[in-house]
This record gives sequence, C1' cells and structure tokens, in this order.
RNA sequence: AUUUCAUCAAGAGUGGAUGAGGGACUGACCCGAUGAUUCCACAGCAACCGGCAGCUUUAACAGCGCUGUGCAGGUGCUAAAUUCAGAAACCCGUAAGGGUGAAGAUGAACA
Repeated sequence: AUUUCAUCAAGAGUGGAUGAGGGACUGACCCGAUGAUUCCACAGCAACCGGCAGCUUUAACAGCGCUGUGCAGGUGCUAAAUUCAGAAACCCGUAAGGGUGAAGAUGAACA
C1' cells in the first nucleotide's frame, strides 16, 4: 500500500515566507492579489490512540467493557453538512423524496 473496524450536519486562527490557484475526481456552485496553495512559528478544536480518575466484572489483582477528564504525548483538523449531486447497485414510496451503499478523508489494528 491493500484489508478490517469506527467516525464524518458540532467545534477551532493569527503572524512570517511564497506568489495563483484551491474546495480529492466529474458537473454545478463557491473561496482567492482585501493573498489561493505550500512551508515555518505560536495558538486553538477535540475524532481516534495514549495518560489520569472512576465504574463494571472478580475472593482479590489483572484483563475485557463503559464513563469522565485537554492532560505529558502520537496523529489529525481549524470556509461553506465530506459545499451539493453523481460515480455497478439495492430497499421504502403513486410521486416528490427518503434510506443503505459506492467514492473520499481521518484514526486504530493487521501487514
């Protein structure tokens, strides 16, 4: 990398450097010299792992599971619902439409 599982309608920015694209893809629609993108510094948010505390279980300890807590840390994220719709298809519905998926992103595990 592939695969498996979970989450994705909430939340969160300033400065410096750079200089024209960006929002994964297609269509639309948005953002952008009042500075896109990328990098650095500090800050913030809180999804997962982790830390700490408690509960459960047990004779007890440990383990599994659950809850809380930004709390040394590891990642991640900080315009708009994953911006909206779509990408073999399936289900409900007379229809409009709704749902599951598919695709994508992030984390953890295996490898």
This is a predicted structure of a 111-nucleotide RNA (SAM riboswitch aptamer (S box leader)) from a Bacteroidota bacterium. The sequence was found by an Rfam model in a public genome assembly. The coordinates come from a structure-prediction model, not an experiment, and the mean pLDDT is 77. Taxonomically the source falls in Bacteroidota (Bacteria, Pseudomonadati).